[in-house]
The RNA shown here (SAM riboswitch aptamer (S box leader)) has 205 nucleotides and comes from an uncultured Chloroflexota bacterium.
The sequence was found by an Rfam model in a public genome assembly.
Its mean pLDDT, the model's own confidence on a scale to 100, is 80.
RNA sequence: CUCUUAUCCAGAGAGACUGAGGGACCGACCCUUUGACGUCUCGGCAACCAAUGGAUUAGUCGAAUAGUCUGAUGGUCAGGUAGUCUCAUAGGCGCGUUGUCUGCGACUAGGAGACCAAGCGACCAUCAGACCAAACGACUAAACAUAAGGUGCCAAUUUCGGCAAAUAGGAACGACGCGAGUCGUUCGUAUCUGGAAGAUGAGAG
Repeated sequence: CUCUUAUCCAGAGAGACUGAGGGACCGACCCUUUGACGUCUCGGCAACCAAUGGAUUAGUCGAAUAGUCUGAUGGUCAGGUAGUCUCAUAGGCGCGUUGUCUGCGACUAGGAGACCAAGCGACCAUCAGACCAAACGACUAAACAUAAGGUGCCAAUUUCGGCAAAUAGGAACGACGCGAGUCGUUCGUAUCUGGAAGAUGAGAG
């Protein structure tokens, strides 16, 4: 010097030096020898950047982790059903007998006892699927606070306006109308919005 971006109606001055202008530009209007502008010292304002803070708030991550539920597989346990065995009873059958009783054998029925499968149940482990935290920690953002750092600032809103739009009055001119008036153009004013320019911070070149 250029670019990007945020802010600019709040706030905050004394002293010393110097000595004529200053308020960026243009216009207006102000400040100023009761000393401007500038420089220095001290003081202050503000919170842009940086920093710091906290039972602040929100989000992200640690974490689909812990956990819960479901399913599959495996294991353990419980229970005692089906079944098996034993015992006694009853029944008919068969063997044996000349025949009956007794005896023997298997069967059937319900009963008692023992053992006990699958399945069901409980628990554990592994795997898969679904749902899914709290506390705590880290980070990010926001608001707030602080003011020891880097700037900035300490007459008047960036002193007001400058360019453009909108709105509302006004003036001049023109057209129409007998007139009151209506319409159009231009100029100027006020309000408001946006912009330009400038200043300062932060970032980049």